[in-house]
Transfer RNA from a Candidatus Nanoarchaeia archaeon, 74 nucleotides, folded computationally. The coordinates come from a structure-prediction model, not an experiment, and the mean pLDDT is 86.
């Protein structure tokens, strides 16, 4: 220098192909249960979907550029 993949909640990830409600598990908090705690159950909080521009009535999703990480080639 060229290429591939990845970036979404505190953590691990799904959703992207095929545009329209942002989600799951774990963790955290409250409540129930318990002598207390754990386990279990219920509920809740928590997100500029890496950044930016474009397309569109509408973008996590499609297109361009950029940034970061891993790997491959040179």
């Nucleotide at each position: 220098g060229g290429g591939a993949c990845a970036g979404u909640a505190g953590c691990u990830c799904a959703g992207c192909c095929u545009g329209g409600g942002a989600g799951a598990g774990c963790a955290u908090a409250a409540c129930g249960c318990u002598g207390a705690a754990g386990a279990c159950g219920u509920u809740a909080g928590g997100g500029u979907c890496g950044c930016u521009g474009g397309u569109u009535c509408a973008a996590a999703u499609c297109c361009g550029g950029c940034c970061u990480g891993u790997c491959c080639c040179a």
NCBI's taxonomy places the organism under Archaea, Nanobdellati, Nanobdellota, Candidatus Nanoarchaeia.